Predicted 3D model of a 75-nucleotide RNA (transfer RNA) from Eubacterium sp. The RNAcentral record of the sequence draws on ENA. The coordinates come from a structure-prediction model, not an experiment, and the mean pLDDT is 81. Rfam family: tRNA. The family's RNA type in Rfam is transfer RNA. Lineage of the source: Bacteria > Bacillota > Clostridia > Eubacteriaceae > Eubacterium.
[in-house]
RNA sequence: GGACGAUUAGCUCAGUUAGUUUAGAGCAUUCGGCUCAUAACCGAACGGUCGUGGGUGCAAAUCCUACAUCGUCCA
Numbered sequence: 001g002g003a004c005g006a007u008u009a010g011c012u013c014a015g016u017u018a019g020u021u022u023a024g025a026g027c028a029u030u031c032g033g034c035u036c037a038u039a040a041c042c043g044a045a046c047g048g049u050c051g052u053g054g055g056u057g058c059a060a061a062u063c064c065u066a067c068a069u070c071g072u073c074c075a
Stems, first nucleotide, its partner, number of pairs: 001074007010027004019058001029045005051067005
């Protein structure tokens, strides 16, 4: 330098051939329950400009494009 892939909650990941009302799960954190107590277990809460900008479209996390970061391969 080239090809491909990834980027969504503090962490690990779903959701991606756009569609009605909200973007979800587990773990973590906080609170409550249970217990003599702790852990485990049960319930709830909290947490997101869906990497950034632009475009298409009635409608974009989802499609197109540029850039950024990371990874694999080629040279």